A computed fold for a 74-nucleotide RNA from a Candidatus Nealsonbacteria bacterium, annotated as transfer RNA. Rfam family: tRNA. It is annotated as a transfer RNA. It was read from a public genome assembly.

RNA sequence: GGGGGCGUAGCCUAACUGGUUAAGGCACCUGCCUGUCACGCAGGAGAUUGCCGGUUCGAGCCCGGUCGUCCCCG
Numbered sequence: 001g002g003g004g005g006c007g008u009a010g011c012c013u014a015a016c017u018g019g020u021u022a023a024g025g026c027a028c029c030u031g032c033c034u035g036u037c038a039c040g041c042a043g044g045a046g047a048u049u050g051c052c053g054g055u056u057c058g059a060g061c062c063c064g065g066u067c068g069u070c071c072c073c074g
């Protein structure tokens, strides 16, 4: 330099053929329980889906560019 995979919450994983409010687990916060902690139970908060642009009535999903990371070729 060329080609390809991946990027969604602090961490991990979903999301159908593009469709209405992005789902779940761990962690976190509050309460209950307990002599305390943990476990358990109930509830809560947390995401412009790496970034920019385009297509579309509508984009996590399609298209272009770009950044990061991994693999292959030279």
Stems, first nucleotide, its partner, number of pairs: 001073007010026004019057001028044005050066005